[in-house]
Formats: sequence, C1' cells, structure tokens
RNA sequence: GCCCCUAUAGUUUAAUGGAUAAAACAUGAGCUUGCGGAGCUCAAAACAGAGGUUCGAUUCCUCUUGGGGGCA
Repeated sequence: GCCCCUAUAGUUUAAUGGAUAAAACAUGAGCUUGCGGAGCUCAAAACAGAGGUUCGAUUCCUCUUGGGGGCA
C1' cells in the first nucleotide's frame, strides 16, 4: 500500500427492513436475614461517527474512525 472480517448497556451475546432494541452476568434500591451470602422484586444502562437508499434502517450502500486477520 491492497484485500477481507468486525463495531449494540460496564461485560458477553440477541434482534436478517416493521419499531417500546431483548436477555444473561455485573451495578443500584427494596424484601428476606441477628449480619452477610444466596434467593425474590424493581430500576438505571447501548445501536462507533457522518451521509445515502427506503413509507420505514441496528439491519442495505458509501466514506471516516477503532479493533482483528491475510498478501506484498
């Protein structure tokens, strides 16, 4: 330098064009307990950025950025 893959809560993963973005673990609060842990309930928390296509985009296209890999 060229090519390929990838980017969603703090972490690990879902959502294959139809809407309120789902769950597990973690975190916070409450219940429970003599205290803790475990358990139960509740809560907060995310689509890398910018454009485009579309009635509608996390999803498709382009560019940029980050990460991984291959060739030279």